[in-house]
């Protein structure tokens, strides 16, 4: 130096161009002599980052930026 894959919520993952969702985690209640686990409720998001397309982008398209795999 080419390419090519992936970046969404503390983690691990979803979402056909029309309201950003789950598990688990973490808060709070119910049960328990008390923890745990179980149940019920809740909190938490600039969807890497800036630019285009479009009535509207997590999605399309470019250019960076991180990370991983190939090739030379």
């Nucleotide at each position: 130096g080419c390419c090519g894959c992936u970046g969404u919520a503390g983690c691990u993952c979803a979402a056909u161009g029309g309201c950003a969702g789950a598990g688990c985690a973490c808060u709070g209640g119910u049960u328990u002599u008390g923890u745990a686990a179980a149940c019920c409720a809740g909190u938490g998001g600039u969807u890497g980052u800036c630019a285009g397309u479009u009535c509207g982008a997590c999605u399309c398209u470019g250019a960076c930026c991180a990370g991983c795999g190939g090739c030379u």